[in-house]
Molecule: c-di-GMP-I riboswitch aptamer
Organism: Acidobacteriota bacterium
RNA sequence: CCUCGACAAAGGCUCACCUGGGAAAACCCAGGGCCGCAAAGCCACGGGUCCUCGCUUCUCCGCGACGGUUGAACCCGCCCGCCACGAAGACCCCAAGACCGCCGGGCUGCCAAG
Numbered sequence: 001c002c003u004c005g006a007c008a009a010a011g012g013c014u015c016a017c018c019u020g021g022g023a024a025a026a027c028c029c030a031g032g033g034c035c036g037c038a039a040a041g042c043c044a045c046g047g048g049u050c051c052u053c054g055c056u057u058c059u060c061c062g063c064g065a066c067g068g069u070u071g072a073a074c075c076c077g078c079c080c081g082c083c084a085c086g087a088a089g090a091c092c093c094c095a096a097g098a099c100c101g102c103c104g105g106g107c108u109g110c111c112a113a114g
Stems, first nucleotide, its partner, number of pairs: 002114002005111001012037002017032006035101001041107003045104003048099003052095001054094001055089004062082003066077003
């Protein structure tokens, strides 16, 4: 340096689940946790899987404008405009996002053996 994981040795990571936090969600972060993992280290490059705040319409509260009252209005009205954290619908193609412990690929890496 290359191949490689039978036998060790020193270690490492941490599924599910629980608690707290973030996100619309998939999922992520921290602590606990131990199903497992020789890359279950990192990268979203290819495939795949997953999520839906993206779009349309309506409306509450509220705001602006307008009209009335008034010394002035935060009082009253409202054919107008804006407006979800709400409701209904569309979509599951696409797009954006998520997953490397789904597969492939790329990069890096401990020890043993050859």